[in-house]
Context: one part of a larger RNA
RNA sequence: GCUGGCGAGUUUAGAUCUUCUGCUAGGUUAAGGCCAGUCAAGGCCGGAGCCAAAGGGAAACCGAGUUGAAAAGAGGCGAUCCCUGGUAGAAGAUCUAAGACCCGAAACCGAGCGAUCUUACCGUGGCCAGGGUGAAUUCCAGCGAAAGCUGGAAGGAGGCCCGAACCCGUCGGUCGAGCAAUACCGUGGGAUGAGCUGCGGUAAGCAGUGAAAAGCUAAUCGCGCUCGGUAAUAGCUGGUUCUCUCCGAAAUAGCUUUUAGGCUAGCGGGAGUUAAUACCUUGUAGGAGGUAGAGCACUAAUUGAUUAGUGAAGGGCUUUUGCUCAGCUAAUCAGUUAACCUCCGAAUGCCUACAAGGGUUCCUCCUAGUCAGCCUAUGGGGGAUAAGCUCCAUAGACAAAAGGGGAACAACCCAGAUUAUCGGCUAAGGUCCCUAAAUGUGGGCUAAGUGGGGAACGAUGUCUUUCAGCAAUGACACCUAGGAGGUUGGCUUAGAAGCAGCCAUCCUUUAAAGAGUGCGUAACAGCUCACUAGGUGAGCUGAAAGGCGCGGAAAAUUUAAGGGGCUAAGCCCACUACCGAAGCCAUAAUCCUGCUAUAAACAAUCACUUUAUAGCGGGAGGUAGGAGAGCGUUUCCUACGCGAUGAAGGAACAUCCGCGAGGAGUUCUGGAGCGUAGGGAAGUGAGAAUGCCAGC
Numbered sequence: 001g002c003u004g005g006c007g008a009g010u011u012u013a014g015a016u017c018u019u020c021u022g023c024u025a026g027g028u029u030a031a032g033g034c035c036a037g038u039c040a041a042g043g044c045c046g047g048a049g050c051c052a053a054a055g056g057g058a059a060a061c062c063g064a065g066u067u068g069a070a071a072a073g074a075g076g077c078g079a080u081c082c083c084u085g086g087u088a089g090a091a092g093a094u095c096u097a098a099g100a101c102c103c104g105a106a107a108c109c110g111a112g113c114g115a116u117c118u119u120a121c122c123g124u125g126g127c128c129a130g131g132g133u134g135a136a137u138u139c140c141a142g143c144g145a146a147a148g149c150u151g152g153a154a155g156g157a158g159g160c161c162c163g164a165a166c167c168c169g170u171c172g173g174u175c176g177a178g179c180a181a182u183a184c185c186g187u188g189g190g191a192u193g194a195g196c197u198g199c200g201g202u203a204a205g206c207a208g209u210g211a212a213a214a215g216c217u218a219a220u221c222g223c224g225c226u227c228g229g230u231a232a233u234a235g236c237u238g239g240u241u242c243u244c245u246c247c248g249a250a251a252u253a254g255c256u257u258u259u260a261g262g263c264u265a266g267c268g269g270g271a272g273u274u275a276a277u278a279c280c281u282u283g284u285a286g287g288a289g290g291u292a293g294a295g296c297a298c299u300a301a302u303u304g305a306u307u308a309g310u311g312a313a314g315g316g317c318u319u320u321u322g323c324u325c326a327g328c329u330a331a332u333c334a335g336u337u338a339a340c341c342u343c344c345g346a347a348u349g350c351c352u353a354c355a356a357g358g359g360u361u362c363c364u365c366c367u368a369g370u371c372a373g374c375c376u377a378u379g380g381g382g383g384a385u386a387a388g389c390u391c392c393a394u395a396g397a398c399a400a401a402a403g404g405g406g407a408a409c410a411a412c413c414c415a416g417a418u419u420a421u422c423g424g425c426u427a428a429g430g431u432c433c434c435u436a437a438a439u440g441u442g443g444g445c446u447a448a449g450u451g452g453g454g455a456a457c458g459a460u461g462u463c464u465u466u467c468a469g470c471a472a473u474g475a476c477a478c479c480u481a482g483g484a485g486g487u488u489g490g491c492u493u494a495g496a497a498g499c500a501g502c503c504a505u506c507c508u509u510u511a512a513a514g515a516g517u518g519c520g521u522a523a524c525a526g527c528u529c530a531c532u533a534g535g536u537g538a539g540c541u542g543a544a545a546g547g548c549g550c551g552g553a554a555a556a557u558u559u560a561a562g563g564g565g566c567u568a569a570g571c572c573c574a575c576u577a578c579c580g581a582a583g584c585c586a587u588a589a590u591c592c593u594g595c596u597a598u599a600a601a602c603a604a605u606c607a608c609u610u611u612a613u614a615g616c617g618g619g620a621g622g623u624a625g626g627a628g629a630g631c632g633u634u635u636c637c638u639a640c641g642c643g644a645u646g647a648a649g650g651a652a653c654a655u656c657c658g659c660g661a662g663g664a665g666u667u668c669u670g671g672a673g674c675g676u677a678g679g680g681a682a683g684u685g686a687g688a689a690u691g692c693c694a695g696c
Stems, first nucleotide, its partner, number of pairs: 001696006011098014026051003032045004055062002065077003101239002104236001108229006119203009128193001130162003133158001137154007166190003171186004205221001207217003242630006252265005266370002268367005279358009293344001294342002299338012314325004373398001375396008403414003418589004423585003429579003432564003438576001440575006451566001457551002461548010478535005484508003489503003514529001518527002590620012631685001633682010649669005655664003
């Protein structure tokens, strides 16, 4: 890992409700006893007690009433009224107390067992190759008055040195399902000492021992191990077993040593009363309001101007006095801003009434789950007018929703799947090929593969529109020609002659020509422009608005709108077809349900209830969860059966019945028990729990 088996809402007591049964203004016995009996079942006593028939008050107490400072009123709780109600038992649901659906801690406490590991100590033994260094002390010699000093020799000290055994475990590597639950290889530390070691002994669980690391106390230590208390507790994790049918949530509020939990409410389910003045939708009518917007009339802020006041200090003028400016205050005019401004003021929403439509959504009782939500759109707060961010509100979707579209894609668009059909029509979205359906029609735009990502900004892209000006008395562009004189204007300057710079910018001849538009020269020269004439001969120039395009435009495996590919198969406008879903329709079927009718059962009849059929309607996505109806297993009771001519069990089947859980049949195997019907009772259904046991 697989297969098989085992494996989780139970039992007792009490409470509330529902259904059924008995009795009924009453209901019922408990312990216990007697009879009988199979250690049963059962029958009969037993009225103690409990509940009910009356309530109110804290109580005394009073009583259909009672209570209060009360001889009152009002109020509260009752009676009256409605529903009849009561009690005992059975079943079901839920709650409470218990292990209380099952498994799971780390822990806590008690009593014992451990010092053959290890820590420390006690007793008694053992061990430490070899080499080095050379303390004290002594002797000798010399010196010295002596104390003593110097030299030599002897000597052999030391938690001394080097280094085996022995003890340890520094660094690196190997190993790391290992040789090994701490090893191996190399390299290291100590190695006469606070040394190492054998044997025996002593000390331990809030205790020991510890050259102290909370180390060690038998592979266990910030309190050992074993058993017990014990099924500790776990607001936490995991698991919780057959079928079909009907309905179907929540992720919110309040409180909470509360935020992973709970209680109540909200939202779900089931049952029941009422049938209206309840509820929902639409319409009409009438209301309250201060949001969006807007506005500046208030409050607050704010720009400019004007006027008036002030103008100490600051700027300017002034000998001083003072004048003036800035500034400050106020008013007026013009222009603005506001969640905590309002002279105003919607749309929605909300309330009331009426009408129409829908139909129980209202209410009562019983009883679940939910209290971590998520995205999108819109209105906001926080943040940075960031976040697949966070916090509210309103709506939708997902959650709990499949199908079609969006290439793929919980949340977006369309649309809510009972089943079947080689039937039809549509939605969103599409119709060149992949790929179902238009290489559709008419008109326009785009040349960028724009389409098929992107801003400020930039640009004789191109189309349309508007405005202004010029133009056959000839525009724009081009060609030919002119573009002069005073004069090299004056100043400046080395020079300055239209053209470094400063000042001025006139006059003349003219068809026209600047005291000069640009290039150029050292300065001149030269080229050119403005301006003019001629040639030519038809539109030209500028400003603005709109449509579609262009640049701006850099990313990591591979080109990359899903692909091919497309000049439409792109974009805009209009139109007609078609495709396209589990939507709608058609046909057939299953189930649930409302109304009506008929029949049957129960019953003396009707009614009620149940069942069946028919007609007319409605409905059947679904997590948590609720309700209903069933299947199957074990065993017991009653009745009836099967079985060696083969029970149960096992294997197989293109067989039959049932929506299904399942049931039946046939063949083989097997070799002794088993079933059917109606009931009772449960150790009653496994795929999951790092489940438990066994086999492989």

This is a predicted structure of a 696-nucleotide part of an RNA (large-subunit ribosomal RNA, domain II) from a Pseudomonadota bacterium. Rfam family: Bacterial large subunit ribosomal RNA. Gene Ontology terms of the family: ribosome and structural constituent of ribosome. The RNAcentral record of the full RNA draws on ENA. Model confidence (mean pLDDT): 84 of 100.